Predicted 3D model of a 375-nucleotide RNA (Bacterial RNase P class A) from a Planctomycetota bacterium. Its Rfam family is "Bacterial RNase P class A". By type it is a ribozyme. RNAcentral holds the sequence, with entries from ENA. The organism belongs to Planctomycetota, within Bacteria. The prediction has a mean pLDDT of 75. The model forms 96% of the base pairs in the Rfam consensus.
RNA sequence: UGAGUUGCCAGGACGGCCGCUGCGCAGGCCUUCGGGCAGGCGGAGAGGAAAGUCCGGACUCCUCGGGUCAGGGUGGUUGCUAACGGCAACCGAUCGCGAGAUCAGGGAAAGUGCCACAGAGAACAGACCGCCUACCCCAGGGUUCGCCCUGGGCGGCAAGGGUGAAACGGUGCGGUAAGAGCGCACCGCGAUCCUGGUGACAGGAUCGGCACGGUAAACCCCACCCGGAGAAAGACCAAAUAGGGAAGGUGCAUGGCGAUCGACCCGCGCCCAUGCCUUCCGGGUAGGUCGUUGGAGGCCGCGGGCGACUGCGGUCCUAGAGAAAUGGCUGUCGCCUUCGGGUUACAGAAUCCGGCUUACGAGGCAACUCACGUC
Numbered sequence: 001u002g003a004g005u006u007g008c009c010a011g012g013a014c015g016g017c018c019g020c021u022g023c024g025c026a027g028g029c030c031u032u033c034g035g036g037c038a039g040g041c042g043g044a045g046a047g048g049a050a051a052g053u054c055c056g057g058a059c060u061c062c063u064c065g066g067g068u069c070a071g072g073g074u075g076g077u078u079g080c081u082a083a084c085g086g087c088a089a090c091c092g093a094u095c096g097c098g099a100g101a102u103c104a105g106g107g108a109a110a111g112u113g114c115c116a117c118a119g120a121g122a123a124c125a126g127a128c129c130g131c132c133u134a135c136c137c138c139a140g141g142g143u144u145c146g147c148c149c150u151g152g153g154c155g156g157c158a159a160g161g162g163u164g165a166a167a168c169g170g171u172g173c174g175g176u177a178a179g180a181g182c183g184c185a186c187c188g189c190g191a192u193c194c195u196g197g198u199g200a201c202a203g204g205a206u207c208g209g210c211a212c213g214g215u216a217a218a219c220c221c222c223a224c225c226c227g228g229a230g231a232a233a234g235a236c237c238a239a240a241u242a243g244g245g246a247a248g249g250u251g252c253a254u255g256g257c258g259a260u261c262g263a264c265c266c267g268c269g270c271c272c273a274u275g276c277c278u279u280c281c282g283g284g285u286a287g288g289u290c291g292u293u294g295g296a297g298g299c300c301g302c303g304g305g306c307g308a309c310u311g312c313g314g315u316c317c318u319a320g321a322g323a324a325a326u327g328g329c330u331g332u333c334g335c336c337u338u339c340g341g342g343u344u345a346c347a348g349a350a351u352c353c354g355g356c357u358u359a360c361g362a363g364g365c366a367a368c369u370c371a372c373g374u375c
Base pairs, nucleotide, nucleotide: 001371002370003369004368005367006366007365008364009363012333013332014331015330016329017328018327020045021044023042024041025040028037029036030035047346051357052356054355055354056353057352058351059230060229061228062227071226072225073224074223075222076090077089078088079087080086091105092103093102094101095100106221107220111219112218113215114214115213128161129160130157131156132155136153137152138151139150140149141148142147169187170186171185172184173183174182188210189208190207191206192205193204194203195202196201234290235289236288237287244281245280246279247278248277249276250275255271256270257269258268297316298315299314300313301312302311303310304309334343335342336341
């Protein structure tokens, strides 16, 4: 200098003017006395992801309480944590020259299933091409009569070729008719043991001739975890109107009874129901209040730990609306600039917290790796 790897920072600063939403203070006006209205002053007011709503928790309600099954999830080890599918350190496999990256990374000798196409054969496998005639049989020829040569048959083999994602351990030497763990050495695999490590695992010794193909984000088995619903959770207060219930009053009209009457009607008295009025009770709705923002909180220092994280001390921080406020203009500085200028990205709280994932204009910092060059 170039090419990379990993981790992190930041997401402009300070003012002025005009607004918006809560809060506090002191008043004004109106009021049906519950409150309402318009202002003043002071102070506060979006993010690193507020996002996706994918995990985990707090909190609330549901179940008298608890358990099992079913169902779902997780899956190397040891830790961290309120918890996690998160994080840290380590182990293993694969990839990369390397810094590093990726991994649903338990079990395939418990059982079942599947392994398309191609191929002879796909799991108690198999012989298409090929290799071989040692043994046995036949034919021809030779013969020193022991047998030999050639061809065929019956057969042997699984080394090489070929198919396939995968072909029943690999390489080499020996061996053989040709071959083959048939024998041996090394590697792989398995069993037992030893050593180191908390452990995943690593290293080693002895034995076994290989018995055990792959596949569990296939069923399944093993271990561990999980009750359900979610702030429209939920708690409280509570109109008007219309229903419901209770008590009291009224009793026009209709009905019953009584008195009266020879009979009937009106009228009178009493009663019941309905109706009406008053008061009270109860449920729900509108509306209001709470939940609701100070918390597994941030920063600094000291201590523990490789680290995730954690103990102690100090210090700092109050958006909290309810269809939803957090905006606009502008000055100085900073930053970028192609010197004209620009200040732009992704995006916006809705109960809260810990993570993960995704998005992001122009930038910055640190550590490390590789290549080349120069001193």